[in-house]
Context: one part of a larger RNA
RNA sequence: AUGUUGUUAAGGAACUCGGCAAAAUGACCCCGUAACUUCGGGAUAAGGGGAGCCUGGAAACAGGCCGCAGAGAAUAGUCCCAAGCGACUGUUUAGCAAAAACACAGGUCUAUGCUAAGUCGAAAGACGAUGUAUAUGGGCUGACGCCUGCCCGGUGCUGGAAGGUUAAGGGGAUCUGUUAGGAGCAAUCCGAAGCAGAGAACUUAAGCCCCAGUAAACGGCGGCCGUAACUAUAACGGUCCUAAGGUAGCGAAAUUCCUUGUCAGGUAAGUUCUGACCCGCACGAAUGGCGUAACGAUUUGGGAGCUGUCUCGACAACAUACCCG
Numbered sequence: 001a002u003g004u005u006g007u008u009a010a011g012g013a014a015c016u017c018g019g020c021a022a023a024a025u026g027a028c029c030c031c032g033u034a035a036c037u038u039c040g041g042g043a044u045a046a047g048g049g050g051a052g053c054c055u056g057g058a059a060a061c062a063g064g065c066c067g068c069a070g071a072g073a074a075u076a077g078u079c080c081c082a083a084g085c086g087a088c089u090g091u092u093u094a095g096c097a098a099a100a101a102c103a104c105a106g107g108u109c110u111a112u113g114c115u116a117a118g119u120c121g122a123a124a125g126a127c128g129a130u131g132u133a134u135a136u137g138g139g140c141u142g143a144c145g146c147c148u149g150c151c152c153g154g155u156g157c158u159g160g161a162a163g164g165u166u167a168a169g170g171g172g173a174u175c176u177g178u179u180a181g182g183a184g185c186a187a188u189c190c191g192a193a194g195c196a197g198a199g200a201a202c203u204u205a206a207g208c209c210c211c212a213g214u215a216a217a218c219g220g221c222g223g224c225c226g227u228a229a230c231u232a233u234a235a236c237g238g239u240c241c242u243a244a245g246g247u248a249g250c251g252a253a254a255u256u257c258c259u260u261g262u263c264a265g266g267u268a269a270g271u272u273c274u275g276a277c278c279c280g281c282a283c284g285a286a287u288g289g290c291g292u293a294a295c296g297a298u299u300u301g302g303g304a305g306c307u308g309u310c311u312c313g314a315c316a317a318c319a320u321a322c323c324c325g
Base pairs, nucleotide, nucleotide: 001320002319003318004317005316006315007314008313010311011310014309019306028050029049030048031047036041038143052065053064054063055062056061066070078304079303080302081301082300083299084298085296086295090102091101106141107140108139109138110137111136112135118127119126120125144291145290146289147288149221150220151219154218155217156214157213158212159211160210163209164208165207170203171202174198175197176196177195178194181190182189183188222240223239224238225237226236249283250280261277262276263275264274265273
């Protein structure tokens, strides 16, 4: 000097991003126990008290004894208040993330009538299932409570079939090549059938166009101007646009840029926190909205207790390094 421990006056979080670490609490028995609540919980809530040995006694209890100290050492919850997120127990990045992420019971949409849909596989075949719509597959949401508004114009999906458009293929008018033959002195020209090639119109499906439906399908959910007998504001009116113009609830929020918004609370002092306001840059209803008891090695703020975290250091034990021998 470092490491691992122990003790520490007075103070007691002043430390620090943050009480990180440490200290503190602690088993058992008795008393006692709030808000809230899904009536189960919350709860070991919180907060108090007890305790050894000997003698007598069935016990209750009484009397006595010792120590600084009787759960005599060791092992053995810190607690409370408020808020966010997720209902919960679970699962996860083997080796920097355990969470608010995943899952979940519940909800809903959708597909599927059995040789099921779907999945694996060139196929055989298998799973689904030795199941049969109270079943099975897929998507979204995520206990529970109260709810889940408007828009089908776009995209998707489902249904429809009158009309338009539309492929290969089959048929095929017609054209071309070649040839028998014919014409010509020749070059060459014409040219039936056959063979070969090209091929118009017409005939023809799904699809698309088209017509409907559908948002717990993908998604979307306005602007400007004026107006009340102070002012201000605008229940009200006008106008433009749209498929429709954001309903309930919530709101500076895990979302608020301006912003440390403003007011209130807590502090002597609070960019965090809590309660409100609403001017929502850019919340909003199963990409669910808002609540919610219980739960959480979750995140945030506050309080009590406690302490070498700190003021601010000190001392001691053990181990190691270094120096001398």
The part of an RNA shown here (large-subunit ribosomal RNA, domain IV) has 325 nucleotides and comes from a metagenome. The coordinates come from a structure-prediction model, not an experiment, and the mean pLDDT is 87.